[in-house]
RNA sequence: AGAAGUAUGCAGCCGAAGUCGGACCGCCUUCCUGCGGAACGACGCGGGGAAACCAAAUUCCCGGUGGUAACCGGGACGGGGCGCAAGGCGCGCGGGGUCACAACCGCCGCCCAGGUCACUUCCAGGACCGAGCCCGUCAGCUAACCUCGCAGGCAAUUGGAAGGGCGUUC
Numbered sequence: 001a002g003a004a005g006u007a008u009g010c011a012g013c014c015g016a017a018g019u020c021g022g023a024c025c026g027c028c029u030u031c032c033u034g035c036g037g038a039a040c041g042a043c044g045c046g047g048g049g050a051a052a053c054c055a056a057a058u059u060c061c062c063g064g065u066g067g068u069a070a071c072c073g074g075g076a077c078g079g080g081g082c083g084c085a086a087g088g089c090g091c092g093c094g095g096g097g098u099c100a101c102a103a104c105c106g107c108c109g110c111c112c113a114g115g116u117c118a119c120u121u122c123c124a125g126g127a128c129c130g131a132g133c134c135c136g137u138c139a140g141c142u143a144a145c146c147u148c149g150c151a152g153g154c155a156a157u158u159g160g161a162a163g164g165g166c167g168u169u170c
Base pairs, nucleotide, nucleotide: 005170007168008167009166010165012154013153014152018043019042020041021040024037025036026035027034044150045149046148047147048146049145054140059076060075061074062073063072064071065070078138079135080134081133082132087111088110089109090108092107093106094105095104114129115128116127117126119163120162121161122160123159124158
C1' cells in the first nucleotide's frame, strides 16, 4: 500500500434544478488567504420543437327516419406543454341551452388511478398530496438539427429483514 473480517459512528426531504473553471465585482486583511455575487464557459441532469416511415383525419348530447349500415335537424365544444396531479359519483350550487332535459364551463363534497415520506429494496404500520403554472390559434411519432431550464419550497427522520456508501478502531 492492498485485500478480507469485527466493532462503531455518520448520511436531511420534494424537485431536472448540480459540479468545476478563469477573468470581473463586493466584504475582511499590511499582505497571503478566505467568503459571497451576477454574467461567461465546460461537464452533468432535465424539457420543448423538428424528416422519412407509421399513425391519425366530424368529437359529445337531444330528437327524427331506419334495412341498426347510416342519414337528417338542433345544441355544445379550439388545440397543446411541464407536472403524480388522470378519472368517477352527486338528481349538490351557479352558468349554458331547451317545450323540458342532456352535452359543455366553473365551484363544492366524497371516492379513486397515480405520487411522496430521510442510502436502496422488500414486508408491516401510519401520515400526507391527488395542485398549480405556461404557450397563444399552433406543434402526433420523429434521425440529423435547432432551442430552453438548472428554480422554488420545506423538515427534524415509524419498526423489522437483507444489501450497499463514507470515516474511525481492532
c-di-AMP riboswitch aptamer (ydaO/yuaA leader) from a Verrucomicrobiota bacterium, 170 nucleotides, folded computationally. Its mean pLDDT, the model's own confidence on a scale to 100, is 80. The organism belongs to Verrucomicrobiota, within Bacteria.